[in-house]
Context: one part of a larger RNA
């Protein structure tokens, strides 16, 4: 110098405490472990693995298993021979790949040659084949925590100190003041974005205040530029004004003013480093290694197994509730071999016409809620696994291994031990709607998006991180 102390002072952080809802008892989906297996492909492993790489495993994907073919290979690049195009088809065998075999076809150029593509040779190919403790980029985490340094001067023989201590403030090494320090730079902050409020400009597919006209009473049309809205340039918040307390910095205040106060709210944005963290299977890449196979191609399994254990989640145990009828209001997205109004057929999944939109123009569309009616406390008209039946749609194909529909069946389950997770406000909680991936879908899962809409913070003594002396 650091680190570390069941050492000390000050400070912060859903850390704790105060609420509120969970997990851990159930049954499911889901990933892990352990076992199984021919394979159950490989990685992730305390916080920082386990609804993680998976933003789509029936075939494919796929890397693993059996099996059954290829050897210039499934794709490329280059020489060198020979064939002759290119391509299209048949035929035999086979599960397919492939293997035999066969018809048709013959490029430009006078030519020399050149293009193109098959066959031989061969240089190079190829490999999810090791090492993430050779590497590169990314990425996690400590932490959006305030820190982490450097120049010149000073102090020490020196490592090193000093600035960066100390008093006061701040979310903040933020700032004042002090000061053998005076500057500086990475990091905070602020320039960015999205959201609240205003004013200008534009008005079309978006809007309808005033005029006209018209129906199916719908901005439907004519017009309008006002309001909403859209989307572009601007203003606005700065502790700026008042009070007070403070040399200052800043603090306090059911002060004003204002749509918004004291960082308004969300986003991006992650110092020096740390854990030889994670990735060699995302891509690159050094080494080693495999070359008729550790590499390609196919058929068929497997990745979905199943005494058990763990973690995240769905639904639930009901009456603040369940079930039938009506009734009503979003956002943000998505749409060409895609989204479908609107009819007609099914009890329904869909199916069979139609139609409009390349979309502020047509389309996909809310539930929770209101307002009636039942049920009356029960393993119930809770709850919905499991199970048989028959269907529908994708798709070459749903048997290992798909969604959904309908009909019967209705299992545990009556609030869940020790322990334990989240969250401070438009959050929590609950309540639906999109989108990516996608033929189809094991989505209850990821990411967004609006409706509804709380309770709690006395405090810092204590757990848990983390700063500063």
């Nucleotide at each position: 110098u650091g680190a570390c102390g069941g050492g000390g002072g000050c400070c912060c952080g859903c850390a704790c405490a105060a609420g509120c809802g969970g997990a851990g008892g159930a049954a499911c989906a889901u990933g892990u472990g352990g076992u199984u297996u021919a394979a159950u492909u490989c990685g992730a492993u305390g916080a920082u693995a386990c609804g993680c790489g998976a933003g789509g495993a029936a075939c494919c994907u796929u890397a693993c298993c059996c099996g059954g073919g290829c050897u210039c290979g499934a794709a490329c690049g280059g020489a060198g021979u020979u064939u002759g195009c290119a391509u299209g088809g048949g035929a035999g065998u086979g599960a397919a790949a492939g293997c035999u075999u066969u018809c048709a076809g013959c490029c430009a150029g006078c030519a020399a040659u050149g293009g193109c593509a098959g066959g031989c040779u061969c240089c190079g190919a190829g490999g999810u084949g090791c090492u993430g403790c050779a590497u590169g980029g990314u990425u996690g985490u400590c932490g959006u925590c305030a820190g982490c340094u450097c120049g010149u001067g000073c102090c020490g023989u020196g490592a090193g100190g000093u600035g960066u201590c100390g008093g006061c403030u701040u979310a903040a090494g933020u700032g004042c003041c002090a000061u053998a320090a005076c500057g500086a730079g990475c990091g905070c902050a602020a320039c960015c974005c999205c959201u609240u409020c205003c004013a200008c400009u534009a008005g079309u597919u978006a809007c309808u205040a005033u005029c006209a006209g018209g129906u199916a009473u719908u901005g439907c049309u004519g017009g309008g530029g006002a309001c909403u809205c859209u989307a572009g340039u601007g203003g606005g918040a700065c502790u700026g004004c008042c009070a007070c307390c403070g040399c200052a910095a800043g603090g306090u205040g059911c002060g004003a003013g204002g749509a918004a106060g004291g960082u308004g709210g969300g986003g991006a944005u992650g110092a020096c480093g740390u854990c030889a963290a994670a990735u060699c299977a995302g891509c690159a890449c050094g080494g080693c290694c495999c070359u008729u196979a550790c590499g390609u191609c196919c058929g068929g399994g497997g990745c979905g197994a199943c005494a058990c254990a763990c973690g995240u989640g769905u639904u639930a145990c009901a009456a603040u509730g369940g079930g039938a009828g009506g009734g009503a209001c979003a956002g943000a997205g998505g749409g060409c071999u895609g989204c479908u109004a609107c009819c007609c057929g099914g009890c329904a999944a869909c199916g069979g016409g139609a139609u409009g939109c390349c979309a502020a123009u047509c389309c996909c569309g809310a539930a929770a809620c209101c307002c009636u009616c039942u049920c009356c406390c029960a393993g119930u008209u809770c709850g919905g696994a499991u199970u048989g039946g028959a269907g529908u749609c994708u798709g070459c194909a749903a048997c290992c291994c798909g969604a959904c529909u309908c009909c019967a069946u209705g299992a545990a389950g009556c609030u869940g031990g020790a322990u334990u997770c989240g969250c401070u406000a438009g959050u929590a909680a609950u309540c639906g709607c999109g989108c990516a991936u996608c033929a189809g879908c094991c989505a209850u899962g990821g990411c967004g998006c609006g409706g509804u809409g709380a309770a709690u913070a006395c405090g810092u003594u204590c757990c848990c991180g983390g700063g500063c002396c």